[in-house]
RNA sequence: AAGGCAAGCUGUCUUAUCGCGGCUGUCUCUACGGCAGACGAGGAAAGUCCGGACAACACAGAGCACCGUACCACCUAACGGGUGGGGGGCAGUGACGCGAGUUGCUGCUCACAGAAAGCGCCACAGAAAACAUACCGCCUGGUAGCUACGAGUUAGCCGCUAGGUAAGGGUGAAAAGGUAGGGUAAGAGCCUACCGGGCAAGCGGUAACGCUUGUCGCAUGGCAAGCCUUACGGGUUGAAAGACCAAAUAGGCUGGAACGUAGCCCAAAGCUACGCGGGUGGCUCGUCCGUAGUGCGCAAGCGCUGUUCCAGUGGGUGGGUCGUUAGAGGCUGUCGGUGACGGCAGUCCUAGAUAAAUGAUAAGACUCGACAGAAUCCGGCUUAUAGGCUUGUUUUCCAC
RNA sequence: GCCGUUGUAGCUCAGUGGUAGAGCACUUCAUUGGUAAUGAAGAGGUCGGCAGUUCAAUUCUGCUCAACGGCU
Numbered sequence: 001a002a003g004g005c006a007a008g009c010u011g012u013c014u015u016a017u018c019g020c021g022g023c024u025g026u027c028u029c030u031a032c033g034g035c036a037g038a039c040g041a042g043g044a045a046a047g048u049c050c051g052g053a054c055a056a057c058a059c060a061g062a063g064c065a066c067c068g069u070a071c072c073a074c075c076u077a078a079c080g081g082g083u084g085g086g087g088g089g090c091a092g093u094g095a096c097g098c099g100a101g102u103u104g105c106u107g108c109u110c111a112c113a114g115a116a117a118g119c120g121c122c123a124c125a126g127a128a129a130a131c132a133u134a135c136c137g138c139c140u141g142g143u144a145g146c147u148a149c150g151a152g153u154u155a156g157c158c159g160c161u162a163g164g165u166a167a168g169g170g171u172g173a174a175a176a177g178g179u180a181g182g183g184u185a186a187g188a189g190c191c192u193a194c195c196g197g198g199c200a201a202g203c204g205g206u207a208a209c210g211c212u213u214g215u216c217g218c219a220u221g222g223c224a225a226g227c228c229u230u231a232c233g234g235g236u237u238g239a240a241a242g243a244c245c246a247a248a249u250a251g252g253c254u255g256g257a258a259c260g261u262a263g264c265c266c267a268a269a270g271c272u273a274c275g276c277g278g279g280u281g282g283c284u285c286g287u288c289c290g291u292a293g294u295g296c297g298c299a300a301g302c303g304c305u306g307u308u309c310c311a312g313u314g315g316g317u318g319g320g321u322c323g324u325u326a327g328a329g330g331c332u333g334u335c336g337g338u339g340a341c342g343g344c345a346g347u348c349c350u351a352g353a354u355a356a357a358u359g360a361u362a363a364g365a366c367u368c369g370a371c372a373g374a375a376u377c378c379g380g381c382u383u384a385u386a387g388g389c390u391u392g393u394u395u396u397c398c399a400c
Numbered sequence: 401g402c403c404g405u406u407g408u409a410g411c412u413c414a415g416u417g418g419u420a421g422a423g424c425a426c427u428u429c430a431u432u433g434g435u436a437a438u439g440a441a442g443a444g445g446u447c448g449g450c451a452g453u454u455c456a457a458u459u460c461u462g463c464u465c466a467a468c469g470g471c472u
Stems, first nucleotide, its partner, number of pairs: 001396010012365007020040002023037005042371001046382002049380005054238004061285004066234005071085005086112001087110010113229002118227002120223003135169002137165007145157004149152001177195006196218001197216008242322004252313008260274005275291006292305005329348008366369001401471007410424004418455001426442005448464005
């Protein structure tokens, strides 16, 4: 110097004219008007994946179900986000060891609780896929047959049979700890050393966890992004939430359900209990609301009205204002913290539409311009993105 | 704007961790004088895409693309 990778920042600019949106001021002919002024999309405004604010549902209770989260600590309004740490995995490279393996450095990466609570699944292949097992093989005993000569209580070969074994072969994604040695008929944690692992104690650390020592021959493979267990969290619905005003209208119509019983001596009123209907947008409990009036009848009961709820049907409106943009806001400085972030001081105001504005033309500059357009707001995540800048790291080349 | 559903052969749909199927359509053959129907055989799949979990993914999880539905 060039290229790659990672992280962070940035995201065409200037002038003029015309146009559009709300705001402020002003003018009048008071009109959804004219004139003037400053302002007017993003880092993702996107996906709607999380978390909150706000609002309604009753002031949001308990349990179950359901859903979600999951190493530890911290940050935060909150989070499934972020920061720092711990542990694991992969790749490269170096060191130690006969070996199994251990370990240093660098880079990348992990949805990282529990498989020793239980259930389930593990196709094909393979002997066997999880309380193990034995196809080939290896070894021992018995025995039919054959061969040999040393003629036997012999040796070998090839079958059958009763056992031992898990070295070796083979299958598979995965085979019941590994390496070396001893041991044995052959073998085997059967025994020893080492490696790996389980358990316990001590020490260090807020913790995750780490280190050291001792002990256990080692007994329990994988999958929880299968059911599940443990811990923690979540009431539901979303600005088409919702509040107010105006207009219109009818005090709509039809069908269905409930309005019960007992006690407080009786009646009235009221209360209580058990019911019934309804609300608490999954279920149960709890809590809350309602359980009324009247006519006929001796009574049982029947009818009418009313209240609450459910279903269907018809009609009207479909306008305005608020919510609504000054906020967990931005920028600068300083202090605390490894950091995410927090405290303090100063300073700035920076879109707000509702059929929905943010554009067009002309001239100029350069590196010739990517992805893309707000709709209640905010914090994150994810996805898309030409080019430029900064820092770190690595490779190659050149110079000293 | 908010909430949800679906994506498998040319079409309509099953399947739900272990080689992906059905009906219609298509091709060839048989049958017929010929066609249809019928019978026999056959072809046709990046399971919307990209990652992850797993020995193994159409299926489970995340992201993404497309289509469709609901709301005063």
Predicted 3D model of RNase P RNA and transfer RNA as a complex of 472 nucleotides. Rfam match: Bacterial RNase P class A. Rfam classes the family as a ribozyme. Rfam describes the family as follows. Ribonuclease P (RNase P) is a ubiquitous endoribonuclease, found in archaea, bacteria and eukarya as well as chloroplasts and mitochondria. Rfam links the family to the GO terms ribonuclease P activity, dimeric ribonuclease P complex and tRNA processing. The coordinates come from a structure-prediction model, not an experiment, and the mean pLDDT is 75.